[in-house]
RNA sequence: AGAUAGAGGUUGCAUGUUUCAGGAGUAUGAUGACGGAUGUUUCAGGAGCAGAAGAAAUCAUCAGAAAGGGGAAGAUGCCGAAAGGAUAAGGAGCCUGAAUUCUUAUUCUUGGGCAUGACGUGAAGAACGGCAUGACUGUCAUCGCAGGAUGGAGAGCUAUCUGA
Numbered sequence: 001a002g003a004u005a006g007a008g009g010u011u012g013c014a015u016g017u018u019u020c021a022g023g024a025g026u027a028u029g030a031u032g033a034c035g036g037a038u039g040u041u042u043c044a045g046g047a048g049c050a051g052a053a054g055a056a057a058u059c060a061u062c063a064g065a066a067a068g069g070g071g072a073a074g075a076u077g078c079c080g081a082a083a084g085g086a087u088a089a090g091g092a093g094c095c096u097g098a099a100u101u102c103u104u105a106u107u108c109u110u111g112g113g114c115a116u117g118a119c120g121u122g123a124a125g126a127a128c129g130g131c132a133u134g135a136c137u138g139u140c141a142u143c144g145c146a147g148g149a150u151g152g153a154g155a156g157c158u159a160u161c162u163g164a
Base pairs, nucleotide, nucleotide: 001162002161003160004159005158006157009079012078013077014076015075017073018072019071020070028063029062030061031060032059033058038050039049040048042098043097044096045095046094082110083109084108085107086106087105088104089103090102091101092100111137112136114134115133116132117131119129120128121127139152140151141150142149143148
């Protein structure tokens, strides 16, 4: 240097399935009242459509979801598992632009989970995200007789084999 195998664990990581809570008595639909000219995706413009045979908004009554996000239990694939940021390209919705979202590529950051803090995403006091701090944990290096201390990062660490 290369190949193969392997380890980390307060619930290791991801994916999909089933189920549960929440979303929510919300969106939406029907009817009625009021209203009186607009409405139609998050925004702007446009097209089309709906609208004085009464638009939006508001209220009442009767019906009444879903998605993203999350918990649990199997399964599967795994141990840079994976997560996040940036850039570029492509896709999504009637068209264009912005925003959003999905996919792919390149690149950068993060060893791992936990707790606390402010911030952000979020319907959320759920959960998650990066950051800061703290202890813990695996691993390596240095110091030490030892208990241990300090420091590093996964482009790492351990084992075996091969080559120089």

Background: Model confidence (mean pLDDT): 79 of 100. This is a predicted structure of a 164-nucleotide RNA (Lysine riboswitch aptamer) from uncultured Mediterraneibacter sp. Of the family's consensus pairs, 100% are formed in the model. The sequence is in RNAcentral, with records from MGnify.